[in-house]
Model confidence (mean pLDDT): 90 of 100. Large-subunit ribosomal RNA, domain VI from an Acidimicrobiia bacterium, 265 nucleotides, folded computationally. NCBI's taxonomy places the organism under Bacteria, Bacillati, Actinomycetota, Acidimicrobiia. The RNAcentral record of the full RNA draws on ENA. Its Rfam family is "Bacterial large subunit ribosomal RNA".

Context: one part of a larger RNA
Parts: sequence; C1' cells; structure tokens
RNA sequence: CGCAGGAGAUUUGAAGGGAGCCAUCCCUAGUACGAGAGGACCGGGAUGGACGUACCGCUGGUGUGCGAGUUGUUCUGCCAAGAGCAUGGCUCGUUUGCUAUGUACGGAAGGGAUAAGCGCUGAAGGCAUCUAAGUGCGAAACCCACCCUGAGAUGAGAUCUCCCACGGGUUUAACCCGGUAAGGCCCCUGGUAGAAGACCAGGUUGAUAGGCCGGAGGUGUAAGCGCAGUAAUGCGUUCAGCCGACCGGUACUAAUCGGCCGAGG
Repeated sequence: CGCAGGAGAUUUGAAGGGAGCCAUCCCUAGUACGAGAGGACCGGGAUGGACGUACCGCUGGUGUGCGAGUUGUUCUGCCAAGAGCAUGGCUCGUUUGCUAUGUACGGAAGGGAUAAGCGCUGAAGGCAUCUAAGUGCGAAACCCACCCUGAGAUGAGAUCUCCCACGGGUUUAACCCGGUAAGGCCCCUGGUAGAAGACCAGGUUGAUAGGCCGGAGGUGUAAGCGCAGUAAUGCGUUCAGCCGACCGGUACUAAUCGGCCGAGG
C1' cells in the first nucleotide's frame, strides 16, 4: 500500500514445511518343515540404539555485584574489624535463569489409490490365457491421517462484536480540506518477548519496575560483649549474621501532564 466505510476479536484451510529409522529378546513353538542338523511364516508382548521435540520436578553442569574459609601485600592512625590487588587470588557450597550427559514424549495405528507380483471371471482364438470389456489383493514409496506455518490464497475467504447521518470548499463527484467516533499510536514502567522493529504485561479507576515488609531458598552460627585459657583458640549470647535473579504483600519512588492518527458518516 492492497484486501471498496472504519475498528477489535475468533477462525476456515488453498498451499508449504517437518516427521517417516533400526535392532535384540520372549510367547506362539522347539510347533509347521526336515532323516537329522537346524528351524520358521502369521500373530502378540518386552527392551534397547541412533535421531527429533519439549522441559528443569530428579541427577549433574554453570554461578565474575550470593554466603563462608584462607595466603601474600597495600591502605583505613593502632588493636579488632574491614576494603583494594593478586586468573572471581585460591578453596568450599550455592538461589533464579540457562542447560545435557538428566526427564518426558514421538516414529505408530488406520483409511484411499497403486508398483513389482499374485488372482477371479473371460473372449479374440469351441481349448488355454490375470486383460482385450469387467473385477479382487498387494510396499518404508504416493494421497490422507500426526506436528508446524498459513487469506498478499491480489482467487486477498468466514463468524461475532463496536462506531456511526459532522463542518467548510467545490468543477456537485465514488472530489478536496478540517475536526471527531469506535479504536490505535506516540511517550513512559517493564518482561513470559527480544539484534532493531515486533510480541506480551502495565501506565494512578495502577502492583509494571525499583524500594520496603514477609516468605522460600543459599551459606552455616556475624560483629560486639561475656566466660575459660599464658596463648593459638574454644564456649555463650546465636539454627546467628549476611544474602542476585524466586513467591507474595505494600503506592514510598517512577509509569505525570499530554500529543497525534483515525469512518461510505
């Protein structure tokens, strides 16, 4: 921009894409078959490999502004307590998130039309013949079925709901200009979204983010003081103190005030 008014939702499915794999074991059955050795079709069940999709409850990984321990050194006047630097200095543990090696699931079943092949009926050609007329079965391939995209499918589809009888100009028109309706956007706070757009949640009639409060969770018992010990240190106060993303609550802070677009009317 189009989809012959303008919007907000919900859809149909033309078309396109994805997937499509394989093995082992058990039963049928040591049956059919076979002198024996061996050893099935058909049908049923179980397990697994590779591949794919989703997810983070479990097992792990990651964790650079989480907690603790600790070495050297510089500094905060000193003690104590801390901060900086040294690969996050090193080490141990770890929330959210993200993840695989973790977990769940998938290939199927079924239908249609067929290939090779196997048939039925059957002439030309008194027989025979699956074929010439007619008709049946038959494969991971094809079409559907399963998953995803999908009306720019310009062949532009459908359904529901909302807005509706303004002003001016004019060549009187399905024209031009302007202000509006439903609605949308700008702008702002953000994330389940994300390269930018987009998408989604919100914008005071508000829990969108931050802060604060509570909880979960992590670390593992802070500092100070007291007690014991010459001291290192231990014990008590203290399951303390501190704490990122998680779950809630609360308008304290910031989403203020506004602007623009937008109908055959």